[in-house]
RNA sequence: CGCGGGGAAGUGUAACGGUUGCACACGAGGCUCAUAACCUUGAGGUAGCGGGUUCGACUCCCGUCCCCGCAA
Numbered sequence: 001c002g003c004g005g006g007g008a009a010g011u012g013u014a015a016c017g018g019u020u021g022c023a024c025a026c027g028a029g030g031c032u033c034a035u036a037a038c039c040u041u042g043a044g045g046u047a048g049c050g051g052g053u054u055c056g057a058c059u060c061c062c063g064u065c066c067c068c069g070c071a072a
Stems, first nucleotide, its partner, number of pairs: 002070006010024004018055001026042005048064005
């Protein structure tokens, strides 16, 4: 230098044009003598960044940054 995959909540991840969901963690309440477990509930993501297409983009296209891998 070339090719492929991936960047989304504190962490791990799903969906793949039409309201961003799940688990753990965190806050509050319940249960308990108490803690854990369990139950209920809440907060937290302009989706790496910038453009384009579209009525509408996390999703498709282009550029760019970072990470992983392949080839040289």
A computed fold for a 72-nucleotide RNA from a Parcubacteria group bacterium, annotated as transfer RNA. Rfam family: tRNA. Rfam classes the family as a transfer RNA. RNAcentral holds the sequence, with entries from ENA. Model confidence (mean pLDDT): 83 of 100. Lineage of the source: Bacteria > Bacteria candidate phyla.